Annotation
A computed fold for a 347-nucleotide part of an RNA from a Bacteroidota bacterium, annotated as small-subunit ribosomal RNA, central domain.
[in-house]
Context: one part of a larger RNA
Order: sequence, then C1' cells, then structure tokens
RNA sequence: CUGGGUUUAAAGGGUGCGUAGGCGGCCUGGUAAGUCAGUUGUGAAAUUCCCUUGCUUAACGAGUGGAGUUGCGAUUGAUACUGUCAGGCUUGAAUCGGGAUGAGGCAGGCGGAAUGUGGCAUGUAGCGGUGAAAUGCAUAGAUAUGCCAUAGAACACCGAUUGCGAAGGCAGCCUGCUGGGCCUGUAUUGACGCUGAGGCACGAAAGCGUGGGGAUCAAACAGGAUUAGAUACCCUGGUAGUCCACGCCCUAAACGAUGCUUACUUGCUGUUCCUGGUUUGCUGGGUGCGGCGUAGCGAAAGCGUUAAGUAAGCCACCUGGGGAGUACGCCGGCAACGGUGAAACUC
Repeated sequence: CUGGGUUUAAAGGGUGCGUAGGCGGCCUGGUAAGUCAGUUGUGAAAUUCCCUUGCUUAACGAGUGGAGUUGCGAUUGAUACUGUCAGGCUUGAAUCGGGAUGAGGCAGGCGGAAUGUGGCAUGUAGCGGUGAAAUGCAUAGAUAUGCCAUAGAACACCGAUUGCGAAGGCAGCCUGCUGGGCCUGUAUUGACGCUGAGGCACGAAAGCGUGGGGAUCAAACAGGAUUAGAUACCCUGGUAGUCCACGCCCUAAACGAUGCUUACUUGCUGUUCCUGGUUUGCUGGGUGCGGCGUAGCGAAAGCGUUAAGUAAGCCACCUGGGGAGUACGCCGGCAACGGUGAAACUC
C1' cells in the first nucleotide's frame, strides 16, 4: 500500500458554521473530454515466453524467426453512463402565509424559604459534635424562642421514565430583545443539494489576569480524635476558590464510550407537541422522547425503523504491550499548560 476495521477488544474529531476538494434528483437536445470499438505509427537492442539451432548435455550462445512489451500519439466511428453547453420539470433544498410549543440564548426588574451576621427582648446553664469523645462556643449571658435590620448565594414543592439546545449545557416569577425545530396551506424559487482537509466560532469544572463581592460550602492550613503510625477517612475551625464584570485558558469517562446525510426493511406498548376523521367509544397522519421485541446483525453482552440491519456519499481515526501522549522541534498561552508527536531499548 492493499485488505480489514472503529458501542465494550487499538480506533468517531468535544460541537457547529463553512473554504478547497469529493459526491450529487427527473426529462429533452447539442458536443464528444472521460469511456468503448476499428485502423495506423511508435513502444531501441539485450532481457522474458514460444519455435528452430550450435557447443557430447546443461548453463550459455545464435536466428532479416514469432509473440509480448499492459504505454503514448494520430485518425475514423459509437453515444448507454460520467463530464460539459443549452432548454425544461418539481419530488430534494430553501422561501412565504397561518398556528401551537419549550429549564433555547442575552439583558433588566421583582419574590419567598433557608443560612450567616448585627440590634433589642424573653430566659438560664449549658450548647455543639461523635461510634464514643475532645478541640470549639458559653455567666463579658451562649444554645433555644420572638421581633427588627442586613448580606450574599441557590431557587423546595410543581418535577417526570418530561422539555429545549449543535455540543458544552439550560430550572423561582415578570418584562424586553432574540435563535431554532415542529404542524398546516401548497403560494414562491427551480437542484439553489450532501459531506467537509485546512480555517473560523462556541466549548463543563478547575486554573490565570484586573477590579468588585464574600452568606454558604470549602483545596491548602491549624487544632481535636482514631491509629503501631494517620501528612487520611470522622469532628471543630478556616484561606484561595465558589458569585459578578471584562479578558484569557481549550481540557474531561466533553459518553449513546456509537461522525454527518439520505433511502429501504415484520410488530406491540407508553409519552411530548401539532393536525385530520368521528357515532365522542375510538381511530388516522406527522414530530420528538422511552420500553419490549421480528427478520437481520454481532465474539458475545447485546443492537434491533432513534440499528450496532440492508445500501450509497463524504470526513475523522486504528494497525501488539511497555517506553509515551513522553523527548526533541514547531505552533498557541501571562503562566499553568495545551496542540502536533517520535525513537532507542524491552517483552
């Protein structure tokens, strides 16, 4: 390289948008680049194969001998397919009118419960914590209870096997701005499509910079226990951080460990949203989300119209374990580190 693969054995990029490229619906006509056929030139010799022949055979050698030389050029044709040019179509795609839907996004405002703190009051000896304790708090009046005030963060019940989003993710209520998918009409455009190397954008948590904020929780740290020890598990405290704004970082078991798009292939059952029929019992179409299972697939577990089935297009990735996601170089970053990514050696 070919072949074979990528849920769990090595292997799907974290996700999207999109450039080049690859691939591309139905009908008609032109062209003839690809494609196919004929003719012709060339494709040196040696080498290779066949035939004949020379050294006693063979290897080796020889022949105006034959074939091959999978290629290239010229020319004459063919036109199904691909390409290209022209014209048309509506089913793919998009747009438009109407309708419903949702924790989709951004900004602003508001709310109650809880927690901490402060003040006042009631009240007195404990509270707290654990397996048991102790550290800790408390007669300078704690804990508990009531009222008032204040701060920050998160939104119980509803809540779901739910919904939305490309993924990360998104949950109190209201308002404004805004994105998407879905149903319906079939009005408009007329292949405008699919995928997508590079590229660009987004990307949990932790972390970083500057400035705020700081209730709770809590790495580090301190103390108390436990223990042979206990740099832990348990307890009392507690700083970064957790929150906000702006700017970075760019990684995750970023998981459905399952790339995207399209078509096809028995069924049963639950549910979200929309829409028909209806005798209001029920029943049909679409859309997503679940469960069980047919054929089929699979090493099995299992998957099974939301495929891991049957096919097509495009991208990404794998090639024994360790060394190693390391070293070196380069690129990015304030740094932390990230991306790319070996070899020796060894089994």
Lineage of the source: Bacteria > Pseudomonadati > Bacteroidota. The coordinates come from a structure-prediction model, not an experiment, and the mean pLDDT is 88.